[in-house]
Context: one part of a larger RNA
RNA sequence: GAAUGAACGUUGGCGGCGUGGAUUAGGCAUGCAAGUCGAGCGCUCAUCAGCAAUGGUGGGAGCGGCGAACGGCGUAGUAAGGUGUAGGAACGUACCCUCAGGUCGAGGAUAGCUACGGGAAACUGUAGGUAAUACUCGAUGAUCUCUGCGGAGCAAAGGUGAGAUUCCGCCUGAGGAGCGGCUUACAUGAUAUUAGCUAGUUGGUGAGGUAAUGGCUCACCAAGGCGUAGAUGUCUAGGGGGUGUGAGAGCAUGGCCCCCACGACCGGAACUGAGACACUGUCCGGACACCUACGGGUGGCUGCAGUCGAGAAUCUUCCGCAAUGGACGAAAGUCUGACGGAGCGACGCCGCGUGCGGGAAGAAGGUACUUCGUAUUGUAAACCGCUGUCAGGGGGGAUGAAAUCUCCGGGGGCUAUCCCUUGGAGUUGACAGAGCCCCAAAGGAAGCACGGGCUAAGUAUGUGCCAGCAGCCGCGGUAAUACAUACUGUGCGAACGUUAUUC
Numbered sequence: 001g002a003a004u005g006a007a008c009g010u011u012g013g014c015g016g017c018g019u020g021g022a023u024u025a026g027g028c029a030u031g032c033a034a035g036u037c038g039a040g041c042g043c044u045c046a047u048c049a050g051c052a053a054u055g056g057u058g059g060g061a062g063c064g065g066c067g068a069a070c071g072g073c074g075u076a077g078u079a080a081g082g083u084g085u086a087g088g089a090a091c092g093u094a095c096c097c098u099c100a101g102g103u104c105g106a107g108g109a110u111a112g113c114u115a116c117g118g119g120a121a122a123c124u125g126u127a128g129g130u131a132a133u134a135c136u137c138g139a140u141g142a143u144c145u146c147u148g149c150g151g152a153g154c155a156a157a158g159g160u161g162a163g164a165u166u167c168c169g170c171c172u173g174a175g176g177a178g179c180g181g182c183u184u185a186c187a188u189g190a191u192a193u194u195a196g197c198u199a200g201u202u203g204g205u206g207a208g209g210u211a212a213u214g215g216c217u218c219a220c221c222a223a224g225g226c227g228u229a230g231a232u233g234u235c236u237a238g239g240g241g242g243u244g245u246g247a248g249a250g251c252a253u254g255g256c257c258c259c260c261a262c263g264a265c266c267g268g269a270a271c272u273g274a275g276a277c278a279c280u281g282u283c284c285g286g287a288c289a290c291c292u293a294c295g296g297g298u299g300g301c302u303g304c305a306g307u308c309g310a311g312a313a314u315c316u317u318c319c320g321c322a323a324u325g326g327a328c329g330a331a332a333g334u335c336u337g338a339c340g341g342a343g344c345g346a347c348g349c350c351g352c353g354u355g356c357g358g359g360a361a362g363a364a365g366g367u368a369c370u371u372c373g374u375a376u377u378g379u380a381a382a383c384c385g386c387u388g389u390c391a392g393g394g395g396g397g398a399u400g401a402a403a404u405c406u407c408c409g410g411g412g413g414c415u416a417u418c419c420c421u422u423g424g425a426g427u428u429g430a431c432a433g434a435g436c437c438c439c440a441a442a443g444g445a446a447g448c449a450c451g452g453g454c455u456a457a458g459u460a461u462g463u464g465c466c467a468g469c470a471g472c473c474g475c476g477g478u479a480a481u482a483c484a485u486a487c488u489g490u491g492c493g494a495a496c497g498u499u500a501u502u503c
Base pairs, nucleotide, nucleotide: 001503002502003501004500006499007498008497009496010495013352014351015350016349017348018347019345020344026308027307028306030305031304032303035066036065037064040063041062043060044059045058046057047056048055049054073263074262075261082188083187084186085185086184087183088182091180092179093178096176097175098174099173100172101171102170103169104138105137106136107135113128114127115126116125117124118123144153145152146151158168159167189235190234191233196226197225198224201223202222203221204220205219206218207217208216238260239259240258241257242253243252244251245250265286266285267284268283269282288299289298290297291296316342318341319340320339324338325336326335327334328333355386356385357384358383365377366376367375368374369373390444392439393438394437395436399432400431405426406425407424408423409422410421411420412419413418447492448491449490450489451488452473453472454471458487459486460485461484462483468475469474
């Protein structure tokens, strides 16, 4: 000099874009953060029309499907089940795309519900009875699987609608895309005041297991494997793209954003599922906290806000799904603390302003001196004229909105409830609100550090090795340009200094 997720002191006008729990991965009140589908299913409640039959609309729990493995947060652990680069072969894949084929016939349950109970609650028992795209069986079955090549085995579900080979689904197979699992080489901290480490250990055969390779696991056999090119141990640490600095080489670093990995009160385990050994799922053990009728139960903010604690230190218990994206749905739409926004903080960077021109009686006041005065503050003020950025008040509303959807048409796809294309009208903004116009008014907006040398900028007074200063050298013991105050000057300026850290 440059830099920082900074903090502290003094000061503080406006805006844009960023950024903000670095310490206790300490404990958490409260609310919200994952639902959706009635065009899969039976039931039930309310309401409207109606004499009724029936029809319409809206809600509720339940069965069922998909999602909940994404998104969001954190960096505890991990020096290699990690990451980075370049490869490899023995694999999986819901949703999506392409192609081929199929979608036949039966059955028994169960939740909800009803009845009777148990329990303080959480919850739960028995009996009866009901539906399905829930479940089971049969048929058909190949390019699928197994095979000793003879053969054997494996599937499905309907819905909407007046009407389905045609729309939405369902089943089987093949391919694709994207995603994921596995594996090899090389690279990727410190320490020898850690020198030896290792029995599933290293390899083989066979078997089991897995989506798949493999001591992944097991039986048997062999005695190997790693290591001074640092094994093993200990300490530290998430890795990378990047970031800071530097002419570069390098050194330091990994906050925000993106990719990967890992974690979810602590430890362990599996279930479901295409996918988890699963943050707001299950089970077991533990600590902690809460409820209790003492028998027993409940909870997990390292999601968004917020709270206590510790700390030098880090924000609102805000608005909205309008946009982008996601889940579900045929769609309308619902949900979304993702996200879009607003709020707070000079925390950072950038921009703008705090006026401009004239004006000498060189006013008053202050300070200094060689004191009837002079110098300086200083064109500074007063005074005269001008302008109107920003802030203030009022108006206006470009743009972020294009889609979806509804209605009325045209054209094409043989047919079609479907798709494509096209014209017109209507519909959607949480938040922000520019340029522009009007009003008023110099009015509302300057400080901080320093002045011995390094280092730009000095005088007076007070103090008297005291009080104090200090980055280094060093100042202060009676004329201190170094302390304190005043005047004045220098530097930077909505900031300026200090501290900490890196180059």

Small-subunit ribosomal RNA, 5' domain from an uncultured bacterium, 503 nucleotides, folded computationally.
The full RNA is in RNAcentral, with records from ENA and SILVA.